[in-house]
This record gives sequence, C1' cells and structure tokens, in this order.
RNA sequence: GCCUGGGACGGCGAUGGAGCUCGCCGGAACCGCCCGGCUGAGGCUGAUGGCUCCUGUUUGAAC
Repeated sequence: GCCUGGGACGGCGAUGGAGCUCGCCGGAACCGCCCGGCUGAGGCUGAUGGCUCCUGUUUGAAC
C1' cells in the first nucleotide's frame, strides 16, 4: 500500500420534522414516472424505504 471479515462512527433510501424498524454506502450509497432517437415543450403520483405522529398541500363530508 492492497484485499477480506468484525465492531464502532457517520451518511443515504425522488419535496419538511421526530420516534421505531429494514436495506444500502464509506466519497459512495441517492437524485420518481410517461411521450420523444437526443434535446426541447408538456403531463402524472407522492412529504414514509416501511410503520406511527406532527407540519404543509390536495379532495370530499359533517358541524
């Protein structure tokens, strides 16, 4: 210096925060979908990786 394994730590999982949990990554993990050869123009869903709560947004109903 390189490779591998374990632990610790940190980070990430398409739009905010928190708890729990799963997976991934160690300058990587990650950066949604549709049409179009690319680009451009345009359209669609969702605040979760998953569950719960809060905030925001949208739709409907009741008071």
This is a predicted structure of a 63-nucleotide RNA (Fluoride riboswitch aptamer (crcB RNA motif)) from bacterium UBP12_UBA5184. Rfam family: Fluoride riboswitch aptamer (crcB RNA motif). For this family Rfam cites "An excited state underlies gene regulation of a transcriptional riboswitch" (Zhao et al., Nat Chem Biol, 2017). The prediction has a mean pLDDT of 76. The sequence was found by an Rfam model in a public genome assembly.